Predicted 3D model of a 72-nucleotide RNA (transfer RNA) from Racocetra fulgida.
Its Rfam family is "tRNA".
Lineage of the source: Eukaryota > Fungi > Glomeromycetes > Gigasporaceae > Racocetra.
[in-house]
RNA sequence: AGAGUAUUAGCUCAACGGGAGAGCAUCCGCCUUACAAGCGGGAGGGUGCUGGUUCGAAUCCGGCAUACUCUA
Numbered sequence: 001a002g003a004g005u006a007u008u009a010g011c012u013c014a015a016c017g018g019g020a021g022a023g024c025a026u027c028c029g030c031c032u033u034a035c036a037a038g039c040g041g042g043a044g045g046g047u048g049c050u051g052g053u054u055c056g057a058a059u060c061c062g063g064c065a066u067a068c069u070c071u072a
Base pairs, nucleotide, nucleotide: 001071002070003069004068005067006066007065010024011023012022013021018055026042027041028040029039030038048064049063050062051061052060
C1' cells in the first nucleotide's frame, strides 16, 4: 500500500427491509432456619460514527474509525 472479516445491553451472542431479543451478570420478590440451586418479575440499547437508497434500515450502498487476518 492492497484485500477480507467483525463492531448490537456490563460480558458472550441472535435478529427475511417492518414488534431490538436471548443466555450469563445485576436488582426485587417467592422458596429455605440460613446460603446455594430453583421459580416469578424488573431495570439496563436505538445497533462504532457520518451520509445515501427506501413508505420504512441493525439489515442494502458510500466514506471514516477501531480490532483481527491475509497479500505485498